[in-house]
RNA sequence: GCUGGAUUGACGCAGCGGUUAGCGUUCCUGAUUGCAAAUCAGGCGGUCGUUGGUUCGAGUCCGACAUCUAGCU
Repeated sequence: GCUGGAUUGACGCAGCGGUUAGCGUUCCUGAUUGCAAAUCAGGCGGUCGUUGGUUCGAGUCCGACAUCUAGCU
């Protein structure tokens, strides 16, 4: 330099173009316990990498850029 893949809460991941973006872990509160762990119940936390475009409507489709990663040269 060329060709793919990935980017969504603190972490790991889901998410047919259409109702309020969900799940697990972590964290916080409560129940339970002599105390803790485990378990159970509830809760906090995201403007979906950035920026443009398409569309009535974009996390989802398209372009550019950025970061990570694999292969080729």
RNAcentral holds the sequence, with entries from ENA and Rfam. The RNA shown here (transfer RNA) has 73 nucleotides and comes from Protomyces lactucae-debilis. It matches the Rfam family "tRNA". Its family is annotated with triplet codon-amino acid adaptor activity in the Gene Ontology.